[in-house]
Molecule: Bacterial RNase P class A
Organism: Gemmatimonadales bacterium
């Protein structure tokens, strides 16, 4: 200098003019002043919780989810560290990573054969036929070393052995389950002895094993509470029309009761839940780390599912130009009970660790 990998921080700043929502204050009001006002994902609603209501003797079945070990955490399917496997020269990345001798099922195509296997070509022995011979064709048997198919073919390399071969035998490697010893909290690793080359793969197919799990959600829930209708209780005989009023007349009621009063439930509406919290920032300390402890400081949107903006300058970046200057660019998205995660979307900028390549010292 180039390429790469991992982690972290940020999401325009500033001035002016106008505007929107919440709170507080002033004012009779109009309105004025002060102050606060989106995100790293506010998103998907996938996982875990707080909170609330409902349900709940105990045990089991069914169902769902999770699945190496240790730790972190309120908890988790999250995070950190470690183990193992795979990928990468490496930094590093990825992994539902318990069980395939409990049982069932599946393994396309190709191939002779796909699971307690099989023989197409080939190799070998022998017999028959042909040929002077080399050899050729056929039958029977042996073989699985070589070729060929496949994602996968019943261990690999070398040697001995054999008619040819073969764990048939041996050495090393690999594998296996029981075991001993050593290291580690553990997963696991190392090593020794043994075994016999035997046990193919798939459980994100059923299944088995182990663990966890009641349901609904802030439109949860709580409080206050009209009008109308209906309910209960009390008092209780009038009411309506004609009419200015009285008389009068007509109609309807008179205990299965008009009307009035009271009580209670529900609805509209209002208040609350609802913004001080597993909160944020910083120092120090403990820990490899996730994280934890102590102290100090800070108060930070909350609705009506509705506000959080617009315009004009300057700064920043890019392009053109000697310059003056001109032109251009800035994503994804947007709270609604609240947190912790995961995942997804996304333009740009800054910082740091490490790796590889090349050159120089």
């Nucleotide at each position: 200098g180039g390429g790469g990998u991992c982690g972290g921080a940020c999401u325009g700043c500033u001035g002016g003019u106008c505007g929107c929502g919440g709170g507080c204050g002033g004012g009779a009001a109009a309105c004025c002043g002060c102050u606060c006002g989106a995100g790293g994902a506010a998103a998907g609603u996938c996982c875990g919780a707080g909170c609330u209501c409902c349900a709940c003797a105990g045990g089991g079945c069914a169902g769902a989810c999770u699945g190496c070990c240790a730790g972190g955490u309120a908890a988790c399917g999250c995070c950190u560290g470690g183990g193992c496997g795979c990928c990468g020269c490496g930094a590093g990345g990825c992994g539902a990573c318990g069980g395939a001798c409990a049982g069932g099922g599946c393994c396309a195509c190709a191939g002779a054969a796909a699971a307690c296997a099989g023989a197409c070509c080939g190799c070998c022995a022998u017999c028959c036929g042909g040929g002077c011979a080399a050899c050729c064709g056929g039958g029977u048997g042996g073989u699985a070393a070589g070729g060929g198919u496949g994602a996968a073919a019943c261990g690999g390399u070398g040697g001995g052995g054999u008619a040819a071969g073969a764990g048939c035998c041996c050495a090393c490697c690999g594998c296996g389950g029981c075991g001993g010893c050593c290291g580690g909290c553990a997963a696991c690793g190392g090593u020794c002895a043994c075994g016999g080359c035997a046990c193919g793969g798939c459980a994100a197919c059923c299944c088995c094993c182990a663990g966890u799990c009641g349901g609904a959600g802030c439109a949860a829930g709580g409080c206050c509470a009209a009008a109308u209708a209906g309910g209960c209780g009390g008092c209780g005989a009038g009411g309506u029309g004609c009419g200015g009023c009285c008389c009068g007349c007509a109609c309807c009621a008179u205990c299965c009761g008009a009307g009035c009063c009271g009580c209670g439930g529900g609805u509209a509406g209002g208040c609350u839940g609802c913004a001080c919290g597993a909160g944020g920032u910083g120092u120090u300390c403990g820990g490899c780390g996730a994280c934890g402890a102590c102290c100090a400081c800070c108060c930070c949107a909350g609705a009506g599912a509705g506000a959080u903006g617009a315009c004009c300058g300057g700064c920043u970046c890019c392009c053109g130009g000697c310059a003056a200057c001109g032109g251009g660019a800035a994503a994804c998205a947007g709270a609604a009970c609240u947190c912790g995660g995961c995942u997804u979307a996304c333009g740009g900028c800054c910082c740091g660790g490490c790796c590889c390549c090349a050159a120089u010292c």